[in-house]
Context: one part of a larger RNA
Parts: sequence; structure tokens; C1' cells
RNA sequence: UGCACAGGGUGGAUGCCUAGGCAUGAGCCGGCGAAGAAGGACGUGGCAAGCUGCGAGAAGCCUCGGGGAGCUGCAAGCGAGCGUCGAUCCGGGGAUGUCCGAAUGGGGAAACCCGGCGCGGGUCGUACCGCGUCAUCCCGAAAGGGAAGCCAACCCAGGGAACUGAAACAUCUCAGUACCUGGAGGAGAAGAAAUCAAAUGAGAUUCCCUGAGUAGCGGCGAGCGAACGGGGAAGAGCCCAAACCCGUGGGGGUCAAACCCUGCGGGGGUUGAGGGGCCCUAGAGGAUCUGACCGAAAGCGUAGCGGAAGGCGCCUGGAAUGGCGGACCACAGAGGGUGAGAGUCCCGUAUGCGAAACGCGAGUAGGGAGGAGCUAGGGUACCCGAGUAGGCCGGAGCACGAGGAAUUCCGGUUGAAUCAGGGGGGACCAUCCUCCAAGGCUAAAUACGAGCUCAUGACUGAUAGCGCAGAGUACCGUGAGGGAAAGGUGAAAAGAACGCCUGACGGCGAGUGAAAGAGAACCUGAAACCCUGUGCAU
Repeated sequence: UGCACAGGGUGGAUGCCUAGGCAUGAGCCGGCGAAGAAGGACGUGGCAAGCUGCGAGAAGCCUCGGGGAGCUGCAAGCGAGCGUCGAUCCGGGGAUGUCCGAAUGGGGAAACCCGGCGCGGGUCGUACCGCGUCAUCCCGAAAGGGAAGCCAACCCAGGGAACUGAAACAUCUCAGUACCUGGAGGAGAAGAAAUCAAAUGAGAUUCCCUGAGUAGCGGCGAGCGAACGGGGAAGAGCCCAAACCCGUGGGGGUCAAACCCUGCGGGGGUUGAGGGGCCCUAGAGGAUCUGACCGAAAGCGUAGCGGAAGGCGCCUGGAAUGGCGGACCACAGAGGGUGAGAGUCCCGUAUGCGAAACGCGAGUAGGGAGGAGCUAGGGUACCCGAGUAGGCCGGAGCACGAGGAAUUCCGGUUGAAUCAGGGGGGACCAUCCUCCAAGGCUAAAUACGAGCUCAUGACUGAUAGCGCAGAGUACCGUGAGGGAAAGGUGAAAAGAACGCCUGACGGCGAGUGAAAGAGAACCUGAAACCCUGUGCAU
């Protein structure tokens, strides 16, 4: 020095555990903010560094409920107190709420600096202090009102890639995806046919299943990919513009009017068996609809309450929930805890109850001023959304890549008709069918989950599971940003009084404990690695 065996050390694998995560489902709820949010800074405790709570009224104040014996957060200790005259604690409402932050009196290198005006305190008078107020934009004559900023995903809109696939690559694809921006709401969008259909007809929109990977589109490559129809969920329909009437303003015109142009308010009117206006005739007159405004309740949520049955015997053990024996409850034998494995010990579970206040229910039900409102016939030809529809050129979107390419939208250029009218039915034409564009509103069925609650898991179990068993911390970076590691004594601290060695650490006794080879560097304690002893080899 190597090998073997044994015993230790080191180390923290493994097993067991879970306080944290992950996922799914269901329900609730879906906003906060100039009355100053989200998020912070700084403070705040008798002693107080951190976290939590709170705000100069500062681990708290008031009030209304719940609750019933202890309490002064995590978190011990000392000190000082509180509580059956009901504290601590839990829930509803309120008060206070420094400074920064949209930040908004002005400034600014956030949490700081400097002002104006009014009132008050203070001073002989200033100074100084307190309270209130003073940003911008929009609406409004003013008074006053509104906006802004934040927020997980969902939604709509304006912009809009590339890697990739096509086994290269350009059309194409990825994909109108990612991403940027704007906007809205608890949903959003869409929505009451200028829709489909096909010779029968359907009857707003949205969502699901199907039709169907069909018809089609496609360097007919890769790939993309409908609709009609059928079955379900839900179900709801309305208002303007115009003709015409009334009132009124402006301009032109006139001696003054008439008249012409143009605007505003009210009435009227809203349709496709075309509808409406105006004029005439005859009849009906009550139902119905709408509706400013007022505005519930049940129920549910935000604290809680009751809740059956063994302080059974013996045995083992440190400990009984285990074994044996023999009982009881059960609308409760889900689960968790308790010194091992408990229906009957504790919390619960089944089941049955509960709200002064606030929220949802819901501006719903209900009430309701007011308003609308009928039928038939005849006449008239006044109205029925214009730089619109349509054409052409260039694009986009439709499953549809220019194709025979309709339908929809945008830019350019042109440019109609008013019911004897106009659009569509996949070039186009005719016949036929169908529907009324160029104004607007509209619940529900649908999407999502930041927040809350419940439930579940052939999900994880500390190199796993979220990055985090608390941490966006420590640390790194000028910054945007990046971003850890780290769990376990024991049933209970009973956490080792006292003695000994020692400077300390550490250890040996003693004592506690079932166990200390559970001693805080603490369950188990693998391997690498180190050491000691013995044997063998060199």
C1' cells in the first nucleotide's frame, strides 16, 4: 500500500410522514377608483429586529348580532392588566385612515420640496401651525355632472409576424395564430330577413349534436374545409328617418304680404297578403298593448346552534384505539384527532334549526300618472333611408388561391330607381319563387375564472409537487430582468437540576423518557469517502 472481515466516523440516499402544491367538477360572485383604487413608503407594541394587523384615534375605536370562559397575534419570557356588569374571538354596519401612487395647487430624482385663497390657532406684529380649497379634458348658461388609473381569463375591433409544414422553395401552410393597440361587460359579440329554400315550404340571433372530413377549395402538392336539412338548449320583440299636421328660429324676397331656401321642437309613422300619408264613405267603441315613476317578498349568502350510542371487564404494553369477552347507537360504519388500529373519547358526520345588519334575489314580482290603439270600401300618387345600390379598376373577406365566381367589405373612378319600384335565388338571360338594403335598440340559451365555498383524485410527497411546505425572499444584474437553497426530537419539553474534564466547543456521569445509539448539527440513517482492529498479500 492493496484485499477481506469487523467496529466506528462522515454523509443524507431510502422508507414512513405532511403543514404545501397540482388537477378536475359544481355552486356563488364577477368588479375597485377623484368620497383618492390597485400597489407601496414610513410609522404604530411597556420591553419589539422580522412577519401579521392597524394608521398620529395606529396588534386598535363605536355599534348591531353570534358566542360563553378564558384573554392581551406569530411568540416564549418579564412586567402590567382585562373578563359571567359577558372579555378575547367570529360576522354585519360605521369612525379614524400620515405620505407616495391615476395623483389632480406648482414642482419633483415616488413616498420629498415650494405656493395662492378662505377660516381658525398663535404673536404687539411677522414668523409658525391646523382645517378647507385650487390640475386637465368633455357636457352644461350656471349650479353641477362625467372621464382618467387598476384588474386572471373570457369578448369585440384596428394592426399583424416568423420559425415550421410542403421532406428544398416562391403561391400555399403555420394563421388572422403569437404579439402590439383601442374598447366594453359580467359577459361580450350577433340579432328581428333586401334571409334561406325549391315548386312543398321555413320564419331574428347565439350555442351544442348531426349532416361530414361530405360538397368543394388546393404548386388539385402539403393541406384547407363549408352549407342546406335534421335533432336539441333558449326564446321576445321593438324604436326612428320620410310623406302630412302644429309651433318656432335664420336667410332671400315684398311697401307689407304671398312665396322660396334652410334649421329646431311636438304630433304622425315603421310595413312586404306591400306599408304609410292626404281626401271621402260606412260601422265599432271595449278589450289589448305600452309605460315615466314607485317598488316588495320567499329564498340564498356573509357569524352560528342542536346532534345517537361504552368515562365496559380482563390481557399485552410507556400509552389501548390492539387481542379476548360481553353491550349499545345507526337517516350518523364520510373524514380527522386523541400516547398503536376508536361507529359509541374529542371535532365532526346523517339529519334538523338559525340573522339585528349588509349583499344577492331585483329595479324582478307588483303598483302606476300618462300614452298608443279598431274594421271595411273608394279616391289620390305625396313618402318609404343617395354620392347610396350598381358598373369598371385594384385589393380583402367568404371552406372557395381569379376561377364560369355569384354573395359581402374597402380604396379609386363613375353612378340609378321610389312600388308600373328595388334586391336575391353561385357568371349571365327569361319564367317563376322569395325578400325590402343604404338608420338604431334588444334579454335568455354561450365564453371565462382573478376572488369565495364545497367536493373529488389508478395527482405529488421535500432533487417530487407551484419558482416558494412561504420567497418573488437571500443573492446576481446599471437596468429591463434573473432568481435559489432550506421540512421531521418526543405521546408530552418531561429540552438534561447537580457533579467531573475543558479557555471554549465537546464530552463523561447523574437525572427525564418506552427509547437518548430520540439530546436539539435531534425519525429512519444506504453509498461514495475517512479511521481503527484483526487476517492475508507484497